[in-house]
Formats: sequence, C1' cells, structure tokens
RNA sequence: UCCCGGGUCGUCUAGGGGCAGGACGGUUGACUUUGACUCAAUUAACGGAGGUUCGAAUCCUCCCCCGGGAG
Repeated sequence: UCCCGGGUCGUCUAGGGGCAGGACGGUUGACUUUGACUCAAUUAACGGAGGUUCGAAUCCUCCCCCGGGAG
C1' cells in the first nucleotide's frame, strides 16, 4: 500500500430498510431479624462525517479504531 471481517447500553450479545431487544451489571422496592437468594420496576447504547430513501443501526462514499491475510 492492497484485500477481507468487525465497531450496538458499564460488559457480553441479537437485530442487515419500518418501536433499538435480551442476559449480566447498577439503582429502587417487595421478601428477610440483617444479609444472601428470589421477584417486580427502573437505568443505559448504534465509532465520526456526508449521501440515497417517506423512513438508515441496516444500503453507498470517505475517515478513525480493532482483528486477519497478501506484498
């Protein structure tokens, strides 16, 4: 330099044009003598900038970052 894959709540992980979901974690409450367990509620995210579209996490372009490969 070129090619391929990836970047989503604090962490892990779905969703590949139409409400951003789950688990763990955090907080609050219930239960309990207290704690733990359990249950309920709640918290919190699409790497950046443009483009296409009625509508973009999803498609296109460029950039950044991570991993693999070629030279």

Predicted 3D model of a 71-nucleotide RNA (transfer RNA) from Trebonia sp. The RNAcentral record of the sequence draws on ENA. Its Rfam family is "tRNA". Rfam links the family to the GO term triplet codon-amino acid adaptor activity. Rfam's curators write: Transfer RNA (tRNA) molecules are approximately 80 nucleotides in length. Lineage of the source: Bacteria > Bacillati > Streptosporangiales > Treboniaceae > Trebonia.